Predicted 3D model of a 1508-nucleotide RNA (small-subunit ribosomal RNA) from an uncultured bacterium. The coordinates come from a structure-prediction model, not an experiment, and the mean pLDDT is 85. The sequence is in RNAcentral, with records from ENA.
RNA sequence: AGAGUUUGAUCAUGGCUCAGAGUGAACGCUGGCGGCAUGCCUAACACAUGCAAGUCGAACGGUAACAGGCCCGCAAGGGUGCUGACGAGUGGCGGACGGGUGAGGAAUACAUCGGAAUUUGCCCAGUCGUGGGGGAUAACGUAGGGAAACUUACGCUAAUACCGCAUACGACCUUACGGUGAAAGCGGGGGAUCGCAAGACCUCGCGCGAGUGGAUGAGCCGAUGUCGGAUUAGCUAGUUGGUGGGGUAAAGGCCUACCAAGGCGACGAUCCGUAGCUGGUCUGAGAGGAUGAUCAGCCACACUGGGACUGAGACACGGCCCAGACUCCUACGGGAGGCAGCAGUGGGGAAUAUUGGACAAUGGGGGCAACCCUGAUCCAGCAAUGCCGCGUGUGUGAAGAAGGCCUUCGGGUUGUAAAGCACUUUUAUCCGGAACGAAACGCGCAGGGUGAAUAUCCUUGCGAACUGACGGUACCGGAGGAAUAAGCACCGGCUAACUUCGUGCCAGCAGCCGCGGUAAUACGAAGGGUGCAAGCGUUACUCGGAAUUACUGGGCGUAAAGGGUGCGUAGGUGGUUGUUUAAGUCUGCUGUGAAAGCCCCGGGCUCAACCUGGGAAUGGCAGUGGAUACUGGACAGCUAGAGUGCGGUAGAGGGUAGUGGAAUUCCCGGUGUAGCAGUGAAAUGCGUAGAGAUCGGGAGGAACACCAGUGGCGAAGGCGGCUACCUGGACCAGCACUGACACUGAAGCACGAAAGCGUGGGGAGCAAACAGGAUUAGAUACCCUGGUAGUCCACGCCGUAAACGAUGGAUGCUAGCCGUUGGCGGGUUUACUCGUCAGUGGCGCAGCUAACGCAUUAAGCAUCCCGCUUGGGGAGUACGGUCGCAAGAUUAAAACUCAAAGGAAUUGACGGGGGCCCGCACAAGCGGUGGAGCAUGUGGUUCAAUUCGAAGCAACGCGCAGAACCUUACCAGCCCUUGACAUGGGACGUAUGGGGAUCGGAGACGAUCCUCUUCAGUUCGGCUGGCGUCCACACAGGUGCUGCAUGGCUGUCGUCAGCUCGUGUCGUGAGAUGUUGGGUUAAGUCCCGCAACGAGCGCAACCCUCAUCUUCAAUUGCCAUCAGGUUAAGCUGGGCACUCUGGAGAAACUGCCGGUGACAAGCCGGAGGAAGGCGGGGAUGACGUCAAGUCCUCAUGGCCCUUACGGGCUGGGCUACACACGUGCUACAAUGGCGGUGACAGCGGGCGGCGAAGGUGCGAGCCUGAGCCAAUCCCGAAAAGCCGUCUCAGUUCGGAUUGCACUCUGCAACUCGAGUGCAUGAAGUUGGAAUCGCUAGUAAUCGCGGAUCAGCAUGCCGCGGUGAAUACGUUCCCGGGCCUUGUACACACCGCCCGUCACGCCAUGGGAGUUGGUUUUACCCGAAGGCGGUUUUGCUGACCCAGCAAUGGGGGGCAGCCGACCACGGUAAGGUCAGCGACUGGGGCGAAGUCGUAACAAGGUAACCGUA
Repeated sequence: AGAGUUUGAUCAUGGCUCAGAGUGAACGCUGGCGGCAUGCCUAACACAUGCAAGUCGAACGGUAACAGGCCCGCAAGGGUGCUGACGAGUGGCGGACGGGUGAGGAAUACAUCGGAAUUUGCCCAGUCGUGGGGGAUAACGUAGGGAAACUUACGCUAAUACCGCAUACGACCUUACGGUGAAAGCGGGGGAUCGCAAGACCUCGCGCGAGUGGAUGAGCCGAUGUCGGAUUAGCUAGUUGGUGGGGUAAAGGCCUACCAAGGCGACGAUCCGUAGCUGGUCUGAGAGGAUGAUCAGCCACACUGGGACUGAGACACGGCCCAGACUCCUACGGGAGGCAGCAGUGGGGAAUAUUGGACAAUGGGGGCAACCCUGAUCCAGCAAUGCCGCGUGUGUGAAGAAGGCCUUCGGGUUGUAAAGCACUUUUAUCCGGAACGAAACGCGCAGGGUGAAUAUCCUUGCGAACUGACGGUACCGGAGGAAUAAGCACCGGCUAACUUCGUGCCAGCAGCCGCGGUAAUACGAAGGGUGCAAGCGUUACUCGGAAUUACUGGGCGUAAAGGGUGCGUAGGUGGUUGUUUAAGUCUGCUGUGAAAGCCCCGGGCUCAACCUGGGAAUGGCAGUGGAUACUGGACAGCUAGAGUGCGGUAGAGGGUAGUGGAAUUCCCGGUGUAGCAGUGAAAUGCGUAGAGAUCGGGAGGAACACCAGUGGCGAAGGCGGCUACCUGGACCAGCACUGACACUGAAGCACGAAAGCGUGGGGAGCAAACAGGAUUAGAUACCCUGGUAGUCCACGCCGUAAACGAUGGAUGCUAGCCGUUGGCGGGUUUACUCGUCAGUGGCGCAGCUAACGCAUUAAGCAUCCCGCUUGGGGAGUACGGUCGCAAGAUUAAAACUCAAAGGAAUUGACGGGGGCCCGCACAAGCGGUGGAGCAUGUGGUUCAAUUCGAAGCAACGCGCAGAACCUUACCAGCCCUUGACAUGGGACGUAUGGGGAUCGGAGACGAUCCUCUUCAGUUCGGCUGGCGUCCACACAGGUGCUGCAUGGCUGUCGUCAGCUCGUGUCGUGAGAUGUUGGGUUAAGUCCCGCAACGAGCGCAACCCUCAUCUUCAAUUGCCAUCAGGUUAAGCUGGGCACUCUGGAGAAACUGCCGGUGACAAGCCGGAGGAAGGCGGGGAUGACGUCAAGUCCUCAUGGCCCUUACGGGCUGGGCUACACACGUGCUACAAUGGCGGUGACAGCGGGCGGCGAAGGUGCGAGCCUGAGCCAAUCCCGAAAAGCCGUCUCAGUUCGGAUUGCACUCUGCAACUCGAGUGCAUGAAGUUGGAAUCGCUAGUAAUCGCGGAUCAGCAUGCCGCGGUGAAUACGUUCCCGGGCCUUGUACACACCGCCCGUCACGCCAUGGGAGUUGGUUUUACCCGAAGGCGGUUUUGCUGACCCAGCAAUGGGGGGCAGCCGACCACGGUAAGGUCAGCGACUGGGGCGAAGUCGUAACAAGGUAACCGUA
C1' cells in the first nucleotide's frame, strides 16, 4: 500500500466481498512446562448451607461459662468476683467505610471551569472550662401469657445513660438596654500536708463541654459540553416573578397566603425511544469512528413501592415501619425472610471458576494497650481465556534402504528424512539443599522532654527475643536416560502451496467471483506441499481498508443528485477612508487539567510479559498582563455597488372593451344529375324525399394564413389579426441627487402548461368515452364513418409535467472569428466603416471533463448564499400528518430481496434504417421437378432382426465404385474359450506338413482311414529355430460407449475479397489510423489523395489442358508424290510432305491508333492477329465460423465386456409395406412411333481377360477358337441423321403389371439377380400451390466408354455428335462485400424482454376485534409516617408553684381522636406502543406452465412525461 466482482473488451460511477488489528468471547480438532493477568456480557431470575461488623471491663451494674487464688470440709463437694477473664444487659464508638451491581436515570447525572448562603464525628493548632445536685431504668428477682417469635405485671439497682441548678472567654438572639444556652468522668503514680477510712490534694494519660482556625468529607448554585427521532411543534397554573410567613445545616416556589401574567421553544421546547457518566480501551497516518469488562473517580440501586427514625453523616445492602408479590415455619391464633458481599445451588444461556487457606503483609473498625474482628486484602485451587518465555533434541549419515504416492515404466518424490554412529540433558521425573517478602508493636538498657518525682507518658539510640497463609514454594546442586512432549488449517483466483483415485448438477463445497451434468489442481480420500504453532481454524462483534457521509477529504448537463418560477422574513455573507473598542484573533504569565494508562529515560524479576522511579504529554477550561494587521461592535465620512429624477428607444409583456376578413360547418333559395365520401383495398356513412358540384343570401363559434426570422417580450408557465384605454418591466446617453440602502434566502406568500373538478353560459371545427365498418388467429388498437364530455367564456378550485439548457442565484476575472436584435458615439456622407453598451446564435484557444462535450450566455478560475445526493429493487409505495369537493398532491419509511443496477465511449452482430456494389439473385428466355408408372434413398410403421451412421441450405441414386452365400456389423439356433490373429514361459512330439477318402451332422465340427514328402541349421546332443498338441498365466479380441476428450481427413459460408502484422501517430483506455476518401477493377486490381510508411496470408501470375504456328522425332500412326497389288482395303515396297502422336519453343503485353478520363489508373472503339483486354476449362480454398461430419476407413485418451459385448457355423434379415418426402428413369406422342437405309466420333478397357472370323438359335445365347499383355488384335454396332409409312386415337402412343417358355452367372437365383421370346397392355392426353437448372459449343437432345463387379446400373465418373433462345435493367425476393446510422443485442434478432393468470415459499400493509405494556385527566379509597389541631379522653419520674407530708396544680411528654398531604388499590374516559387475528391488498423470490408482444432497430402505430 491494495485486490476480486457489472462488459465481448474499455474508462469512469457505484455497491457487495477479501487481505489487517482487536476481544471478559464461544464452538470444533488438538494439547508439554512456567510466569503475569483475566474469568455470568444472558434472568436487577429465585436462592439451601456456611461465613462477610464488630469492639471496648481503662464508662456501668455485675458473674452464665473457663482457669487460678483464698476460705470451709477427711473426702465428695460447697462458699467467695478476690484475680485472669467474661455470656447476656446498660452505655460509647463503629454498622453512612470497605465489598457488590448497573435496574433506573437524557439531567436532581457525569466531565471541565467557576461561585456563595452552609455543615463536617474521628484528626491538627490555638482559647476557655470540666462546680454542685436530682430522678429513673435494663440486667436481675418474683408471678404470668404464648407452639414459636416474643411479651405482660410487680419489685431492686449502676453509670461517661437521663434531667435541672451554677458559671459564660468565645457563640447565638436583640428594640443594642439586655437576654439565652454547657460539661463526665475513668485509669496510672505519689513526696509534703489533711482525713478514721474512702480519699482530699498534686501530677500524668485518656476523656467531656463551649468556641476559633485548619485539614478532610459532604450539601447547594451557575456556565459550557454530553445519543437518536420533527412521521413529536407548540409546552407550562406553583407554572414565571414579587411581598409576607414557614421550612432547611444552607440560597431558592423548597412550602404556603395574596398580587401580577408571566416563563420555555426552530440555536429544537414538549413528547417518544435508547443509555450509568468519566479517566480510559480498541482501531486509525491523522481527523475521526466504535466502546465504557478488569484498575481508578463520580452517580444510582439493594425483593417491588412508599415512609420516616437515629445520627456528624442515611431516608441506611447484611437497621426500623407500612403496603405488595414470592418463599418458609405454625399447635391456624400468629410469625420469619431478602447473596446486585465471598463461596455455593437451581434456572436462563453458545458461555464464565473453590461451599479452599490466612490475617504473615497492606488497609479498616473498636480498644490506653495487649489484642479481637475483617470472604477488604494477601495467597492457593480450576480454565490454553489472553499476553510473554521455554521445550519436544544436536551433529553426522546415500545403499539416495524399505514402505507409501506418482510415472512417459526410464524414473521421480517422501528424503538426511529414517535406520546406523557420535553427543547434549533445558523441561518433565526422582533425591538433596534452600530464600526475599519481617519491619514494627511490645520488652530491656541509656539519653532528652513533661513533671515535685528515679511513676507514667512522649521521643532518640542501642540490645535480646518473637511473628510466614503462600510453602519446603522460588532458586541452587545431584542422578539416569533421547529418554516425558505436535498439532491445526489451507493448497481454482483474490492468496503462499498440485498430483492420483472415487463421485457424475448426485453427494457435496462456497468469504466474493463461482465449482460438480464421466478425464473436477474447487466435492470426498490419499500422497505431496504451504502457513502458523501449544496452539490452529470457525462463528459473533468493533475500527480499518471505505475519499462508501468527504472538517481534514466527495459530488449534482448525460452515472444518485438544481427546488417549476419569483417576491421576501429570520439567518449567513458583505464596498471604501479615518478614529475608537478589544468580543473573535495573536502572545506572555498564573491556576487547574487526580492517580493509573499511552510515550521517553532509568531500575527490578536469568530475558520478556509484568512491576517500579523520574520526566514529558494531557491539542481543554478559567484568570490576568499585553499587541491591534484582519473580522466584529461604536462613531464620523466617501462614491466605484445599489437606487431615484430628467431625455430617448424597441417589443406576440399583462388586463379590459370594441372591431375585421379568409376558411370550416349549418340553414334558405337558384342551376343541375348520379353519384359523393373514404381507403393499402374496402365497407359503414351521405344521395333520386335531388347529394356532391356551382351561384346568391343568412346564422354561429373558434382560430388568426402571408408578414415570420436559431427575430422580439416575459421570473417561469407562456405570449401572434386590427383599434382604443389601463398597466409592469428592460435597454441607451448624459447630468444631478441619496450614500452601502447590497447578495442570497430555511419558513412564509404569490404565480404556475395541459388534463381534471364545481356553478352558470356557449358549442363551428376537432375529439377521450361510446357505436358502426374494416384489418386480424384474435383486434376492447393502429385505418375509416359517426360522435358525447372536453376544448371556448365568467367566477372558484387543483398545483402537477421530459415544468429541460435534464445546467439554482449573485459578483469579478480569463484568446479570438463570423452572424443577428435594440440603442449610442466617431469617420465618411447615404452606401459603408470603426468603436461601445445590452441581448440572442454558430465555430473555436487555453482550461475543465469518465468520455460525450462545455468553452466571456462556461460544465474554466474564484468568493458568498440556498436546494439536493449516498447501490438496484421493494417505492415516490405503506402508515401517520398537512392540503383538496373529489381525483389526488406533499412530506416519506421498513421488513424482505439481488450482486449488481446505471453512464460514456469501442469492436462486432442485427434492423420490416440509409447509400454504393456484386452473384442465373430477380427480371428476359430455354428445359424441367411437383400429377402418372417404375427405379432408388429416407421417414414412419412392422418384425426375432428389418445392423449402424448422415438431418435446413451443407441428410435423403449420401457412407454403398454395385447386400442371393460371403460382404454383415443385425436376429434365431448350434459350437469354441490363451481363443480366428501377436509376443513371452514350461512340458511333450518331430507322423511334422500337404493332399485325398468314408461315416455322423444343417454346417462349424467330431470320428476313422489312405497317400505324398520326411522341415532348416547343427558343435550331431531333440541342441537351436520352425511347426503341432497340452498346461497355467501375462495377454489377445471388441464395427461396444464417448466426434462434446482427440489426431487425421472432409463439408460449408466461398474462389466471396477479404484477414492481419511491424514501426510510427492519435486516444486515459478498449481501440483507431494504415484497410477510410475520389476514381477504377473480376479482385484490398491499380491510380490519385491522405499521419502514415512498409510487410505477410489471400487476389492475380507461376502448374495442367484446349485453341495457332515453328522445330525435332517416325512405329503399331499417316499416304501427297513414286512403284507393286486386291472384288475392296496403307495391303506391300517406300516416304515422313500432310494429319496425328509427344518433346522443345514461339505467340497476347492495353503493345499500336483514335476518343474519354485528372496529364493517372483505366474505360470505349478500331487495326492487325489462330486467339484481345482474365482467350475457354481445370487444379489451387486466406484469418476464421458452424463443440458442422466421421471413434463403423485408419490412428488414439478414458470408460466398459473377458466360457463373452470375443471367435466359428447354418439359416434368416438389411429386399418387409395402410402411408409421407427427396433424387431419377420412361412417358403422355407427328420436332413423334414403326420399318428401311447405312455415313461421320471421342474418351477408354482387355490374360481366371477382351474375344474376331465361322457355325447355330426368332432371341438372350451357345459351339469352336484366330489374334492381342495392345497407336498393331479385340470390345466395336455409335445414336440422333436420311428415306418411307402411320394421321390425332388412350392410338402402330405408352410400356407398368401378369402368365408361359427360356438364356447366362454362380456351391446355390424360394425369400432375393440380370437378360430373351411369345402373350398380356395398367396409369398417363403436359401436371395445383409451390419449386429447380442453365448466359455458349452453354441449355436442350443423342448415343459411347469406364470403375465396382462371378452375375446385377434408370446411379456415379468420363467422352464425343447435333446444337439454340434471352439478359431492358437492379424496383423487388435470396445470398454476399464496403461505408454510414440506431441499439436495452454480445449464446450476438432463432437476440433481448413486458404484464395478467396458474402453483409453491417468504416478509409486509389493511382488518371486525382481542391481549398486554406505558402514559394522561377526573373522581373514590387512604396503610405507615412526619406535620398541624385537640388538655371538657386517658396516662405521666426529674423542672416550677402550693403544701410538714400525703398530694394537688402548672409546664413538658406519651397514647387516643380529628385534619390536610400521600404509596398501593379502585372506577370512568382518553393518548400511545406492541403481540395475535377470519378475511383481504399489493410486493419479493422460485431450470424448463398459460395468454399475448408492450419496449430495445423507424421494434414494424417513434418513444417518453403529466393528466382523464